About this RNA: A computed fold for a 73-nucleotide RNA from Candidatus Cacconaster scatequi, annotated as transfer RNA. The same sequence occurs in records of 2 taxa. The coordinates come from a structure-prediction model, not an experiment, and the mean pLDDT is 82.
[in-house]
RNA sequence: GGGGAAUUAGCUCAGCUGGUAGAGCGUCAGGUUCGCAAUCUGAAAGUCGGGAGUUCGAGUCUCCUAUUCUCCA
Numbered sequence: 001g002g003g004g005a006a007u008u009a010g011c012u013c014a015g016c017u018g019g020u021a022g023a024g025c026g027u028c029a030g031g032u033u034c035g036c037a038a039u040c041u042g043a044a045a046g047u048c049g050g051g052a053g054u055u056c057g058a059g060u061c062u063c064c065u066a067u068u069c070u071c072c073a
Base pairs, nucleotide, nucleotide: 001072002071003070004069005068006067007066010025011024012023013022019056027043028042029041030040031039049065050064051063052062053061
């Protein structure tokens, strides 16, 4: 220098053919217990890496860009 992959909640990851974002773990509150653990119920937590474009509508499509991993040279 060139090719490919990843980036979404605190962490690990889903998200189909573009239709307005979820799970598990964790955190917080409550129930159960003398108390803890375990378990049950509920809640909070997101600029979908950043910017622009297309579209009625973008996590998803297009372009630019950042970081990480990987292959080639």